[in-house]
RNA sequence: GGGCGUAUGGCGUAGUGGUAGCGCGCUUCCUUCACACGGAAGAGGUCACUGGUUCGAUCCCAGUUACGCCCA
Numbered sequence: 001g002g003g004c005g006u007a008u009g010g011c012g013u014a015g016u017g018g019u020a021g022c023g024c025g026c027u028u029c030c031u032u033c034a035c036a037c038g039g040a041a042g043a044g045g046u047c048a049c050u051g052g053u054u055c056g057a058u059c060c061c062a063g064u065u066a067c068g069c070c071c072a
Base pairs, nucleotide, nucleotide: 001071002070003069004068005067006066007065010024011023012022013021018055026042027041028040029039030038048064049063050062051061052060
């Protein structure tokens, strides 16, 4: 330099053109003498960034960035 792949709550991940879930973790309450376990409720995500297509984009297209793999 070229090609391919990945990027979604704190962590690990799913997902589909109609404003996003799951597990763990976190907070509060109940339970306990207390802790843990267990039960209930809740908070937390510009879906990497910029632009385009579309009535509508996390999803489709182009570019950029970061990381990984392969080739030279």